[in-house]
RNA sequence: GCCGGCGUGGCGCAACUGGCAGCGCAGCUGCCUUGUAAGCAGAAGGUUGCAGGUUCGAUUCCUGCCGUCGGCA
Numbered sequence: 001g002c003c004g005g006c007g008u009g010g011c012g013c014a015a016c017u018g019g020c021a022g023c024g025c026a027g028c029u030g031c032c033u034u035g036u037a038a039g040c041a042g043a044a045g046g047u048u049g050c051a052g053g054u055u056c057g058a059u060u061c062c063u064g065c066c067g068u069c070g071g072c073a
Base pairs, nucleotide, nucleotide: 001072002071003070004069005068006067007066010025011024012023013022019056028042029041030040031039049065050064051063052062053061
């Protein structure tokens, strides 16, 4: 230099052919306990890497860039 995969709450991952972004863990609040842990219940937390484009509508499609992993030179 060329080609490909990945980038989504603090962390690990989902989201079938475009149609209200979910799950687990952690953290927070409450219950339980003499107290903690475990257990149970609840609430909160995301400009979906960045900038554009297509579309009534984009995590999803297209273009460029950034990061990361792998392959070929």
The RNA shown here (transfer RNA) has 73 nucleotides and comes from Solobacterium sp. Rfam family: tRNA. Rfam classes the family as a transfer RNA. From the family's description: Transfer RNA (tRNA) molecules are approximately 80 nucleotides in length. It was read from a public genome assembly. The coordinates come from a structure-prediction model, not an experiment, and the mean pLDDT is 81.